[in-house]
Context: one part of a larger RNA
RNA sequence: UCCGGCGAGUUAUAGUAACUGGCGAGCUUAAGGUAUUCAGUACCGGAGGCGAAGGGAAACCGAGUGUGAAGAGCGCGUGAAGUCAGUUGCCAUAGACCCGAAACCAGGUGACCUAGCCAUGUCCAGGAUGAAGUGGAGGUAAAGCUCCAUGGAGGUCCGAACCCACGUACGUUGCAAUGUCCGGGGAUGAGGUGUGGCUAGCGGUGAAAUUCCAAACGAACUUGGAGAUAGCUGGUUCUCCCCGAAAUAGCUUUAGGGCUAGCGUAGGUAAUGAGUUUCACGGAGGUAAAGCACUGUCUGAGCUAGGGGGCGAUAAGCUUACUGAACUCUAACAAACUAAGAAUGCCGUAGAAAUGCUUACCUGCAGUCAGACUGCGAGUAAUAAAAUCCGUGGUCAAAAGGGAAACAGCCCAGACCCACAGCUAAGGUCCCAAAUAUACGCUAAGUGGAAAACGAUGUGAGAUUGCAUAAACAACCAGGAUGUUGGCUUAGAGGCAGCCACUCGUUCAAAGAGUGCGUAAUAGCUCACUGGUCGAGUGAUCUUGCGCGGAAAAUUUAACGGGGCUAAGCGUAUAACCGAAGCUUGGGAAUGUCGAAAGACAUUGGUAGGGGAGCGUCGUGUAUGGGGUGAAGUCGCAUCGGAAGGAGCGGUGGACUGUACACGAGUGAGAAUGCCGGA
Numbered sequence: 001u002c003c004g005g006c007g008a009g010u011u012a013u014a015g016u017a018a019c020u021g022g023c024g025a026g027c028u029u030a031a032g033g034u035a036u037u038c039a040g041u042a043c044c045g046g047a048g049g050c051g052a053a054g055g056g057a058a059a060c061c062g063a064g065u066g067u068g069a070a071g072a073g074c075g076c077g078u079g080a081a082g083u084c085a086g087u088u089g090c091c092a093u094a095g096a097c098c099c100g101a102a103a104c105c106a107g108g109u110g111a112c113c114u115a116g117c118c119a120u121g122u123c124c125a126g127g128a129u130g131a132a133g134u135g136g137a138g139g140u141a142a143a144g145c146u147c148c149a150u151g152g153a154g155g156u157c158c159g160a161a162c163c164c165a166c167g168u169a170c171g172u173u174g175c176a177a178u179g180u181c182c183g184g185g186g187a188u189g190a191g192g193u194g195u196g197g198c199u200a201g202c203g204g205u206g207a208a209a210u211u212c213c214a215a216a217c218g219a220a221c222u223u224g225g226a227g228a229u230a231g232c233u234g235g236u237u238c239u240c241c242c243c244g245a246a247a248u249a250g251c252u253u254u255a256g257g258g259c260u261a262g263c264g265u266a267g268g269u270a271a272u273g274a275g276u277u278u279c280a281c282g283g284a285g286g287u288a289a290a291g292c293a294c295u296g297u298c299u300g301a302g303c304u305a306g307g308g309g310g311c312g313a314u315a316a317g318c319u320u321a322c323u324g325a326a327c328u329c330u331a332a333c334a335a336a337c338u339a340a341g342a343a344u345g346c347c348g349u350a351g352a353a354a355u356g357c358u359u360a361c362c363u364g365c366a367g368u369c370a371g372a373c374u375g376c377g378a379g380u381a382a383u384a385a386a387a388u389c390c391g392u393g394g395u396c397a398a399a400a401g402g403g404a405a406a407c408a409g410c411c412c413a414g415a416c417c418c419a420c421a422g423c424u425a426a427g428g429u430c431c432c433a434a435a436u437a438u439a440c441g442c443u444a445a446g447u448g449g450a451a452a453a454c455g456a457u458g459u460g461a462g463a464u465u466g467c468a469u470a471a472a473c474a475a476c477c478a479g480g481a482u483g484u485u486g487g488c489u490u491a492g493a494g495g496c497a498g499c500c501a502c503u504c505g506u507u508c509a510a511a512g513a514g515u516g517c518g519u520a521a522u523a524g525c526u527c528a529c530u531g532g533u534c535g536a537g538u539g540a541u542c543u544u545g546c547g548c549g550g551a552a553a554a555u556u557u558a559a560c561g562g563g564g565c566u567a568a569g570c571g572u573a574u575a576a577c578c579g580a581a582g583c584u585u586g587g588g589a590a591u592g593u594c595g596a597a598a599g600a601c602a603u604u605g606g607u608a609g610g611g612g613a614g615c616g617u618c619g620u621g622u623a624u625g626g627g628g629u630g631a632a633g634u635c636g637c638a639u640c641g642g643a644a645g646g647a648g649c650g651g652u653g654g655a656c657u658g659u660a661c662a663c664g665a666g667u668g669a670g671a672a673u674g675c676c677g678g679a
Stems, first nucleotide, its partner, number of pairs: 001679006011094003015090009026050003032044004036039001054061002064076004097235002100232001104225006115199009124189001126158003129154001133150006162186003166183002169180002201217001203213002210219001238614006248261005262368002264365007273357001274358001275355005280349004290338002295334003300329003306323002308320004371396007379388002401412003416588004421584003427578003430563003436575007448565001454549002458546010475533005481506003486500003512527001516525002589604006615668001617665010633652005639646002
């Protein structure tokens, strides 16, 4: 990993609803008993229960009663049959669908491992060092003292046995659930070790590490309470048909759990009766936009009180190129501003039309309380996020099909079944790959086929305007002078460092007290301006289409899905075609409504979930069959049915087994890191 078997809503007692049956103003027995053919038996047994009357705290009264002074009012009643049993749904109590803790408590079992202790034994090769003491010699008044011997101390030294475990490597399904090799530490001691004994879990032991207490100890193991509890995770077994959610509100020691409501389903009831949509009519409103009368913010101007400065004496007062509230004008801003104010939405109607049960209530049963993205309107955030939080639509969730290369939430469109029939949607029509052509423009960037501020004689369209055959624009030829080097400044300042000047005058076709380059200053070059040559357009600005630059990323071209494309790109227009499970056509099935029927019409995606109808397994009863001329089981085959499933034939097998109806369940396996067995 696979195969086979086993494996999860049960049972009891109450309650409640629906259905079925008995009896019915009644219904019913419980314990217990009697009888027998001992059974799913019959009969006794009315104790008790429910119902037939309610109201009141009660006394009590009673179709009424309570309150109350009340013949009032008001509250609760009086108008519709119950009860017993069975079946099913749900609920309560029980283990209550199944498996699963870590833990808690009680009684026992453990110190053959290990910790400490007690008793009694035992073990420690060899070598080294050489304490005290002692002897002798020297020395002394005598000692201390010195030397030489002797001696043999020590948690002394080196190092085997023995004990330990500091390092690397190997080993890591090992030789080994802690080992091996090579090194390492202690090795007469707080040493090692044998045997016997003691201490026990709310405990012991501990040279102390939560260490050890029989290979897992912050509280051993074992049996029991025990099926502890688990708002948590996982699993929960046949089929078809009808309908079909929610991920919200309120409350919650509540937030991944509940309860009630909302939304689903089934049954019932109800209507000259709702519901929904559009129109009409009548309402409330303060959003968008707008506005500035209010509340605030805010631009400029005018005018003015006040403030500052100056004069004055420190005063009165005068004055002011300063500042400046209020006020007037002007121009703006606001979620917590609004004099005024939409669209949409909302509410109502005894109005009109359409729709056709879509509605409301009662009863049974739920599930849901993590939602996701997307369009629009807001908040939070950074007008960030596949972010977060609301509102309002859509889709997904619970929706398959076509498109978007691929792609829950985007676009199109809602799959009952069959078809080698047709038409379309979104999106497409050169090839991959079904289907295309035409007309007029644009783009030259592979733009198309990523991106901004900003930049640019790219190019198309439109508009306004200057100059121009009295010759423009460009180019070329020529001129571009003079008072004058204007004045000042300056070392110098001569058109051209800087400053000043209404910046002048003259000669001119024209020529600035000078547009740049240049010089130390001059010089020089050039421009404005003018004439000529030439001969038709040439400048500026605005709006707009499509392009250009701006443009750097990590495995590989990699920002058209690819090939490739100058259209097979973009815009406009026309006519075709392709394209889905959409629509149509033909055939078939089911559900609902209508109908006497024939039939007609509509419907049939679906998770949680509700409802309905069936298939199959085992057993029991009744009836009726099959079987050694071969039952069940098993293997094979081209069979039937809408499914679960059911026959038939043949092989194998060798003794049981169908069908119909009814009843009853240990009744259906793919999942539970399921359990057992096998491969």
Annotation:
The part of an RNA shown here (large-subunit ribosomal RNA, domain II) has 679 nucleotides and comes from Faecousia intestinalis. Its mean pLDDT, the model's own confidence on a scale to 100, is 85.